[in-house]
RNA sequence: GACGGCGACCUGCCGAGUCCGUGCAGCCAGGAGGCACGGAGCCGGGGAACCAUCGAUCCCUUCACGGGAUCAGGGGUGAAUCGGCGCGUAUCGCGCCGUAGGGCGACUUCCAGGCCCGAAUCCGUCAGCUAACCCGGUAGGCGUUCGUGGAAGACCCA
Numbered sequence: 001g002a003c004g005g006c007g008a009c010c011u012g013c014c015g016a017g018u019c020c021g022u023g024c025a026g027c028c029a030g031g032a033g034g035c036a037c038g039g040a041g042c043c044g045g046g047g048a049a050c051c052a053u054c055g056a057u058c059c060c061u062u063c064a065c066g067g068g069a070u071c072a073g074g075g076g077u078g079a080a081u082c083g084g085c086g087c088g089u090a091u092c093g094c095g096c097c098g099u100a101g102g103g104c105g106a107c108u109u110c111c112a113g114g115c116c117c118g119a120a121u122c123c124g125u126c127a128g129c130u131a132a133c134c135c136g137g138u139a140g141g142c143g144u145u146c147g148u149g150g151a152a153g154a155c156c157c158a
Stems, first nucleotide, its partner, number of pairs: 011143004018040007041138006051128001055071006061064001073126001074123004082098007101117004107153006
């Protein structure tokens, strides 16, 4: 000097996933952090009335929100659904091409344009909406040297 590893700090993105306090341990030169609680903010689920809903086919009759048989479960978080074609170990998986929907500009919104995503997972036969009320989450993963054009507004400076 280079490469690699570890830690800390600044900064941007997806996402609800941020901030504050108390105590404990540890360190001992300290910092950041760790664990356990509590709170604020943000996010999600359950849960009345009213309203909505009451699967398909067949049979029965007292013709109704009725009874029976067979077939099919249903729901949540999330933008992540639904198709076509092909292959396979064929409820499904894989691959291409689309698609409902979603993200990206370093203050916000709108128009245009370009580039991307279009997953995963949980509940366990059960949940429509839903005031009061009840319960839970507050993760994880990425990026960088000038961040596409225009318009309106905000803010700041003079």